[in-house]
């Protein structure tokens, strides 16, 4: 970097390290010294892949493997349509999986 498929639900610690930023980016609104954000350690959540079990299949289970996630809807907007307006949809950006 393509290509598919989801993104309104779910799940955190008065644990240990560490000290200023952080939520992708610009805006705007949050989180943060009553210690964020990150590592590690435990704990859980969910089920996209394998494996397993049921089934003729469609598919449903399971949670044993490989991810992945556990403030805000991707926190909300950025760009187009529609709308008086709230707001709606569609797209782009953006994250995860599988492929390639």
């Nucleotide at each position: 970097u393509c290509u598919u498929a989801u993104c309104a639900a779910g799940a955190g610690c008065a644990g240990a390290c560490g000290g200023a930023g952080g939520g992708a980016c610009g805006a705007g609104c949050c989180c943060g010294a009553u210690g964020a954000u990150g590592u590690c350690g435990c704990a859980g959540c969910a089920a996209c892949c394998g494996a397993c079990c049921a089934g003729a299949g469609a598919u449903g289970g399971c949670a044993c493997g490989g991810u992945g996630c556990u403030a805000a809807u991707u926190c909300u907007u950025g760009c187009a349509g529609c709308g008086a307006a709230a707001g709606c949809u569609g797209a782009g950006a953006g994250a995860u999986a599988a492929g390639a």

SAM riboswitch aptamer (S box leader) from uncultured Exiguobacterium sp., 100 nucleotides, folded computationally. The RNAcentral record of the sequence draws on MGnify. Its mean pLDDT, the model's own confidence on a scale to 100, is 87. The model forms 91% of the base pairs in the Rfam consensus.